[in-house]
């Protein structure tokens, strides 16, 4: 010098927070739903799981 592997840092996984795990990505990066030529419709607060909070329903009082 190279090359394997494990770690750590950041950035990210369509709407805010929190733990834990994983996917990409190393900054001119990675990521930024679907449908539709456009106009305009449509779904979710998560990539996974456990919760908080936000929002819509429907019932009591």
């Nucleotide at each position: 010098c190279u090359g394997a592997c494990u770690g750590g840092c950041g950035g990210u996984g369509a709407u805010g927070g929190a733990g834990c795990c994983c996917c990409c990505c190393g900054a001119a990066a990675c990521c930024c739903g679907c449908c539709g030529c456009a106009a305009g419709g449509c779904u979710g607060a998560u990539g996974a799981c456990u919760c908080c909070u936000g929002c819509u329903g429907c019932g009591a009082c």